[in-house]
RNA sequence: UUUGGAGAGUUUGAUCCUGGCUCAGGAUGAGCGCUGGCGGCGUGCCUAAUACAUGCAAGUCGAGCGGUAACAGGUCUAGUUUACUAGAUGCUGACGAGCGGCGGACGGCUGAGUAACACGUAGGAAUCUACCCCAAAGUGAGGGAUAAGCACCAGAAAUGGUGUCUAAUACCGCAUGUGCUCCACGGAGUAAAGCUUUAUGCGCUUUGGGAAGAGCCUGCGUUCGAUUAGCUAGUUGGUGAGGUAAUAGCUCACCAAGGCGAUGAUCGAUAGCUGGUCUGAGAGGAUGAUCAGCCAGACUGGGACUGAGACACGGCCCAGACUCCUACGGGAGGCAGCAGUAGGGAAUUUUCCACAAUGGGCGAAAGCCUGAUGGAGCAACACCGCGUGCAGGAUGAAGGCCUUAGGGUUGUAAACUGCUUUUAUAUGUGACGAUUGUGACGGUAGCAUAUGAAUAAGGACCUGCUAACUACGUGCCAGCAGCCGCGGUCAUACGUGGGGUCCAAGCGUUAUCCGGAAUUACUGGGCGUAAAGAGUUGCGUAGGUGGCAGAGUAAGUUGGUAGUGAAAUCCUGGGGCUCAACCCUUUGAACAUUAUCAAAACUGCUCAGCUAGAGGACAAGAGAGGUCACUGGAAUUUCUAGUGUAGGAGUGAAAUCCGUAGAUAUUAGUAGGAACACCGAUGGCGUAGGCAGGUGACUGGCUUCUUCCUGACACUAAGGCACGAAAGCGUGGGGAGCGAACUGGAUUAGAUACCCAGGUAGUCCACGCCGUAAACGAUGGAUGCUAGCUGUUAUUCGUAUCGACCCGAGUAGUAGCGAAGCUAACGCGUUAAGCAUCCCGCCUGUGGAGUACGGCCGCAAGGCUAAAACAUAAAGGAAUUGACGGGGACCCGCACAAGCGGUGGAGCGUGUUGUUUAAUUCGAUGAUAAGCGAAGAACCUUACCAGGGCUUGACAUCCUACUAAUUUCUGCGAAAGCAGAGAGUGUCUUCGGACCGUAGUGACAGGUGCUGCAUGGCCGUCGUCAGCUCGUGUCGUGAGAUGUUUGGUUAAGUCCAUCAACGAGCGCAACCCUUGUGAUUAGUUGGAUUUUUCUAAUCAGACUGCCCCGGUAACGGGGAGGAAGGAGGGGAUGAUGUCAGGUCAGUAUUGCCCUUACGUCCUGGGCUACAAACACGCUACAAUGGCCGGUACAAAGGGCUGCCAAGUCGCGAGACGGAGCAAACCCCAUCAAAACCGGUCUCAGUUCGGAUAGCAGGCUGAAACUCGCCUGCUUGAAGCUGGAAUCGCUAGUAACGGUAGGUCAGCACACUACCGUGAAUACGUUCCCGGGUCUUGUACACACCGCCCGUCAAGUCAUGAAAGUCGCCAAUACCUGACGUGCUAUCUCGUAUAGCCCUAAGGUAGGGGAGAUGAUUGGGACUAAGUAGUAACAAGGUAUCCGUACCGGAAGGUGCGGAUGGAUUACCUCCUU
Repeated sequence: UUUGGAGAGUUUGAUCCUGGCUCAGGAUGAGCGCUGGCGGCGUGCCUAAUACAUGCAAGUCGAGCGGUAACAGGUCUAGUUUACUAGAUGCUGACGAGCGGCGGACGGCUGAGUAACACGUAGGAAUCUACCCCAAAGUGAGGGAUAAGCACCAGAAAUGGUGUCUAAUACCGCAUGUGCUCCACGGAGUAAAGCUUUAUGCGCUUUGGGAAGAGCCUGCGUUCGAUUAGCUAGUUGGUGAGGUAAUAGCUCACCAAGGCGAUGAUCGAUAGCUGGUCUGAGAGGAUGAUCAGCCAGACUGGGACUGAGACACGGCCCAGACUCCUACGGGAGGCAGCAGUAGGGAAUUUUCCACAAUGGGCGAAAGCCUGAUGGAGCAACACCGCGUGCAGGAUGAAGGCCUUAGGGUUGUAAACUGCUUUUAUAUGUGACGAUUGUGACGGUAGCAUAUGAAUAAGGACCUGCUAACUACGUGCCAGCAGCCGCGGUCAUACGUGGGGUCCAAGCGUUAUCCGGAAUUACUGGGCGUAAAGAGUUGCGUAGGUGGCAGAGUAAGUUGGUAGUGAAAUCCUGGGGCUCAACCCUUUGAACAUUAUCAAAACUGCUCAGCUAGAGGACAAGAGAGGUCACUGGAAUUUCUAGUGUAGGAGUGAAAUCCGUAGAUAUUAGUAGGAACACCGAUGGCGUAGGCAGGUGACUGGCUUCUUCCUGACACUAAGGCACGAAAGCGUGGGGAGCGAACUGGAUUAGAUACCCAGGUAGUCCACGCCGUAAACGAUGGAUGCUAGCUGUUAUUCGUAUCGACCCGAGUAGUAGCGAAGCUAACGCGUUAAGCAUCCCGCCUGUGGAGUACGGCCGCAAGGCUAAAACAUAAAGGAAUUGACGGGGACCCGCACAAGCGGUGGAGCGUGUUGUUUAAUUCGAUGAUAAGCGAAGAACCUUACCAGGGCUUGACAUCCUACUAAUUUCUGCGAAAGCAGAGAGUGUCUUCGGACCGUAGUGACAGGUGCUGCAUGGCCGUCGUCAGCUCGUGUCGUGAGAUGUUUGGUUAAGUCCAUCAACGAGCGCAACCCUUGUGAUUAGUUGGAUUUUUCUAAUCAGACUGCCCCGGUAACGGGGAGGAAGGAGGGGAUGAUGUCAGGUCAGUAUUGCCCUUACGUCCUGGGCUACAAACACGCUACAAUGGCCGGUACAAAGGGCUGCCAAGUCGCGAGACGGAGCAAACCCCAUCAAAACCGGUCUCAGUUCGGAUAGCAGGCUGAAACUCGCCUGCUUGAAGCUGGAAUCGCUAGUAACGGUAGGUCAGCACACUACCGUGAAUACGUUCCCGGGUCUUGUACACACCGCCCGUCAAGUCAUGAAAGUCGCCAAUACCUGACGUGCUAUCUCGUAUAGCCCUAAGGUAGGGGAGAUGAUUGGGACUAAGUAGUAACAAGGUAUCCGUACCGGAAGGUGCGGAUGGAUUACCUCCUU
C1' cells in the first nucleotide's frame, strides 16, 4: 500500500450444452398519473441558432476644451410695498448637446458551424501588448484649423447642405536626442500636454526590463462508414520580391515535379472539446446540463475601418430574407443579455428588489453606471432534515370482511384517561453578514411567552421471478401482462371489498444510460456435429513471428531524480450551519507525458561466428503424378451376305414398340465411337480438383542411405498470381452407347412423377470462357512435447541363408483399437478435437437473406462483396425415456392355416339410426353402443305430450291455534277433487301431554333440471397379456441406466446358468369353489334290502415321486403304475397404468339453475309411429327330413297373494275340484326332447315352410281399441342353402335336442342355468390381425388420427423496382459584379476623378450526392378453424441432401457429378478378446 466480483425466469415429456430475450441495482436538467404539512440547499427551453411587443442590460470624466439648453442659488434691472412675476448676468452649484480622453475586444448568452493544431497534453521560436510595476532620460518655443454656437436653406422623417465665429490633454511643423532605427561607418532620421484644491499630486514623451494577456509553429491523442480508393496545379519544394507585430505559398514572378494515401488519403455522415458526470470489483462503457478552462457564433453572407487589442452581440459599409414607419421621394430594425410574448413541444419560472456585499468601467475624488452579481418570487424538479403525536387502555365495543356458524380478523387500533408542544397560530424581542459610513434580503434567521392534539398521509403492489391472500362479480367476454403467461362458471393473475406487504411527502409509470452481459471476451469467449477453417497454401508481396553462442549499442524494458498534470470535483483528516444535505480548510493519492541519470537479463539494431532448422551435391527406389504421340483386344450398335421361321422386346401385370417387305436367334464380313473386365486392395501417386489397357518422348514432386557443401537462407501470409469435379456457354469437329427437354404407353381420383418404348441438347476431341459443389476428415498452416498394441505400402540396416523367404530394428506414409488428457455429449486420442508457441481466415439469437441496392467480374447463366426496415421468444447441438415406422430379429394367441357350423339372401321377433309426431322421455355410438340400462312400457311404471287441479306443498323437521281419528250417502266432475248432509266420543299417559287430523306462519321441502370435462363409488377395454416397480450399491455432469440385458427353458419377469449387481414388493403360480377316484363318519323325508347308489362333512390321492434317454442346470422326450400325468377339466380371482372411456336417470355428491313451478296430483295419449339402413336372434328352405303310432333314458331348479295332485268336463287353450306340500316327503312334472322301432310321403314351392288374414274361443287383469298371451278351424306369402364380405369353436368342445329359473297379475324367439346325443381338424408360422421382448431410425411427446412444405384466395405491415415529379446539398465551367483593401493613371492635390485585380450576392449550363413522393409491380413477414395437393421427418412409402441445367398449378420432377449428415440384408477386409 490492499476493502473488492451474488443471481433468477424462459426452448424439452425430462436432461446437459449452445444461445438469445426478460427481470431484480444505480442514475437523470426529466415527462405523465394519483396525492401533498414545513424548512434548508441546489436546479429549471434538452424541442424552433424560430419570430419578437414593451422596459432595462455601457458608460464615464467640467481636475482636457469652447461653453450654458434644463434645474437650483446668488447679483442686477423693471413691474405695485412684504410676498410674487418678468428680464439680464456663467457669478456659483452643477450640466443637456458638442470637441477631446478612456472604456464599449471585459462581463453576460448560445452551441448553429467545426473531425480541425478546434480541443487536451508536452514542447518550441520568429513576435506584440493600452491600463499596472521597476529603471533611465526628458517635458523648450510656436502655428493653422474645426465641432458646438449664430444665420439661412432642403426634407414627412432619418438626416443633410451653405456662410460665418471659437477652444483644447484635438491636429501640424521647429528645436533637443539619454536613447532607439538605418548606414556606404562619413553620417542621416526620430518625441512630448497639460490640469490642479500646490501635494513626496495626477498626467505626457522616448527607451529597457517585469507581470499578466494575446498571436504563431510542432510531437502525441481525439467518432462512424471501403456499398467513399485514389486525392492534389499554389498543389510539394527552391530562388527572388512583396506583405505581417511575427515565421511561412501568406501573396506574386520564375524554376523543378513533386506532396498525401491500405498504419485509410480524398469523400460522406455525425459532433463544440476538456476538467469532469453516471455506472462498473476493475478494465471499461455511456455522457459533456448546472460550476470551471478553451473554442466558435451574434438575422444570413461578404468586407474593411477605428483601435494596444475586433474584422467587433446591444459599432460601420454592401448584398439577401423578413418586420415596421412613410407625405411613396425615402428611411428604421436585429433578445443565442435580464424579465416577458407568440410558436413548437411530453416539458422548463417573475415584464420582482438592490447596488448593502463581491467584482467591473470611468474619474484625483465625491460619485455615476453595472438584468455581472447579491437577494426575493414560482415549481416536490433533485438531495437532505423534521413533523403528522406519546404513554396507558379488553367487554378484545360497534361497524366492515371472512367463517367449518364455534369463531377469526381489522385490533390497543378506536372510544376513554393522563402527558408533551417539534410544527402551527398569536404576541414580544431581535442578529451575523459592516475593519469608518452605507443592509436589498428583512422586522428575516434566532430567542422568549401564550393557545391547544390542536393544522398535517398517501401511493404502488400481493401467480412465479418478488416481500405480501381471501370473498364476491365476470365467464377466451370485459380486461391484465416486464418475461413466462392469466381469463372458456369455484380466477390468490381481470374488476370491487376486506386483509396484508413495501416505500413514505411522496409513490408509481414512461423515456434514456451503465450494470447484471464472460452477450465483442485486453483483463475475459469461440470455430468436427451448436454460428464459425476461404475449394487448394500451390507460388508469393507487405506485415507479424523467428535456432545456438560472443562483442557492442541502449530503441523497447526496469529503477532513480526533476518539471508539468489550473481551480472546483472524488478519496482521507479537521472544522462551521442544532444534525444532514450544503459550505470552509489541510494533507495525500490518482492520471499521462517530457527531460535527465543509471542498469544490460530479455526483445530489437550492428559486427564477427556455429550447425541441430532450411537448402544443395553423390547413390539408389516406388508410383493410375502431368502433357503429347502411337497402338490393342473384348463388348454394344449400324450395315452387307448366308441359314432359318413367328415371334421378339418389356413389366408387379400390361401396353406403346420391332417383325411375314422375314425380326429375335445364328454364321461370316464391314464401319464407327466411347470406355478399359480380370490384376484391384480402408493399395499407390498428386497442393486440392483428381488420376487406371499397352508403348514411347518430355516433365514435376516424394522416400531411403552415406558422407560432403552453404550457414538461419526459416514459418505464416492481408491484398495479388495460378490451378480448380460436374453442369453450363462460344467456335469447329465427332456422335456407338447412355440420355435432361420432348413424344407415346401404363399406373393413378389426378400423375406435368416413380415403371416401359423412343429420343434432342449433352456426354467425346481441339481452342477459349465460367469459378461454383455435402469442393468433407463438415477438422487452416508450421514447430516441439506426451503410454502402447496390431495390420498394410515404400525403403534401409541387422540376423539368417548358397540365395530368396522367415525373424528383429529404423525412417516416411496409410488404416484399426486404445493410457493419460480433452469434450455439452457423441467422440478425439503421436495422422489429436491432448499440452504449448507463432501467423492467417472466420463467428456473435432466429427469420428477413447469402436477399435488395451499389460496385467489380462474366457472352450469358450467374459469381464475389453485402445491408436495413420489419417480425419473433425462441431457433439449435448431443444424449435420455417413450410412442411410432408401408425398419429388423425372436416369441405367443381360434391370429392365419386345416376343419365344423353359422351370419350376410327370405319371413318374423327385438334393438338402433333416420324420418314422422302434441309427445314418439332419457342415456349408451368403432373395437369397448345397438335381445345394451330394461330380471319383462295396456293403467301404474313414466321421467314425455294435451287438458284439468294444488301452492309450506305428494314426502321430512320445528312453532302456534283448534280438533277424536275414521267413515257412509248425495250433487257436480273424465278423475284428481270440491260442496253438502249424516254416522262416529278412540288408544297410551308420569295427567303436563303424546299419536292422528284441520287451519296458519315461515324457516324449508321438492326437482329423472345442467355439468360423468368438478367428483366418490361401480363398471367396460387393452388383458388372465406378463408385465409394473422399489431399497441399497455401481455407472453417468445430468435426464437416466444397471438390476429387468445375454444363453437356455416355461403357460408365465416360470426356473436355471452367466453377469456390478444384491435383495424386495405388486402381478404369475399356489391357497378358495366345483368336477373326476377312493376312504372314513353320519343319515332323514331318498333308493334298496348283501356289498352298494344317493345325500354331505372330513380326509386321502399327483410330487417329474420311479425307470430310460438328452442336457452343466432348469427342463425336455419316452415308459410303468394309476380313476387321473406333467397346470387333470372348469370357475372365482384382473398388477402399475391407458382411453378427461361409461354412468349426476341406481344411490351419494361440489357448483349453478327453478320455487303459484323445471315442484306435485289426476284423466287420456305417447314410449308400440314407418319411406329406408344397420346389429343381434328365431323359423325355414327339407328325405341325416316331414307326419302318424309305439318304446326308452336326465340334470338342475321353483313353490303359501304360491305350486297345485287324483277325479270330472272340453278336440284344445282351459274350467270345475280340492287331497298334499313352507317341501330329498307334496306339486310344477307322464318330468323331457332329440334317440330307437314301425308305417307313410318320393323331390314337388311339396304331407317342406309357416308368414299373413278371417271366424270362433280361453286366461290374466278395474280395463286387452290404440297395445297382451294362448287354443281350434280355415287361409298358405317369401324362401330351393344365400354376392362382396364376415363370425364362433381345439373335446365331453363345436353342432343338434329339450328342461328349469329370475323378472312377472298377464306377457320370453331374450337372458341365466341344466342335462341328453356328440364330431372333424391343427402340415406349420410365409402371410392378415392383436400382443410381448430386444434392437434400429425419427424433425413425433396432445406422441402417426403425429409433424409438416410450397402455390392460390382474404386482411394487415414494413420494404425493393418503376415512366416520372418535387425541393435540398456540395463542387465545376462561364456571365454580371456591390462594398472594400490594394494597384495604375490624371490633375484642380481632394473626404478627388477614371480604370484595373480580387470577391459576396445573383444568373446560365451539364453532371454528381442524399432524400421525399409515384400509376403499376416484385418478393417478404404475420394472421385458431379457406382451396387444391402431400414434398420432408420411419427405408416417409422413388433414401435424403449439395452444385448445375432443363421442365412443371404448387410443393417439386428428371439428367450429370458429388456427400453420408441413409434404413435393411449379405459378402469382403480390418480390429479387440
Source information
A computed fold for a 1473-nucleotide RNA from a soil metagenome, annotated as small-subunit ribosomal RNA. Its mean pLDDT, the model's own confidence on a scale to 100, is 83. Its Rfam family is "Bacterial small subunit ribosomal RNA". The RNAcentral record of the sequence draws on MGnify.